[in-house]
RNA sequence: GGCACCGUAGCUCAGUUGGUUAGAGCGCGCCUCUCAUAAGGGCGAGGUCGGCGGUUCGAAUCUGCUCGGUGCUA
Numbered sequence: 001g002g003c004a005c006c007g008u009a010g011c012u013c014a015g016u017u018g019g020u021u022a023g024a025g026c027g028c029g030c031c032u033c034u035c036a037u038a039a040g041g042g043c044g045a046g047g048u049c050g051g052c053g054g055u056u057c058g059a060a061u062c063u064g065c066u067c068g069g070u071g072c073u074a
Stems, first nucleotide, its partner, number of pairs: 001073007010026004019057001028044005050066005
């Protein structure tokens, strides 16, 4: 340099070939349970889906460029 894949909550990830509300587990906060702690149970906060454009009535999803990461290859 060429090709492929990945980027979604603090962390690990899901999201069925565009559509009804962006979710799960862990973690975090509060409450409950206990003599107490842990475990368990309930509730809650936290994301404009790497960034900027395009297509569309509608984009995390399609597409162009770009940034970062991983792998293969010369």
A computed fold for a 74-nucleotide RNA from candidate division SR1 bacterium RAAC1_SR1_1, annotated as transfer RNA. It matches the Rfam family "tRNA". The family is grouped with related families in Rfam's "tRNA clan". The RNAcentral record of the sequence draws on ENA, GtRNAdb and Rfam. Its mean pLDDT, the model's own confidence on a scale to 100, is 81. Taxonomically the source falls in Candidatus Absconditibacteriota (Bacteria, Bacteria candidate phyla). RNAcentral records the identical sequence in 2 taxa.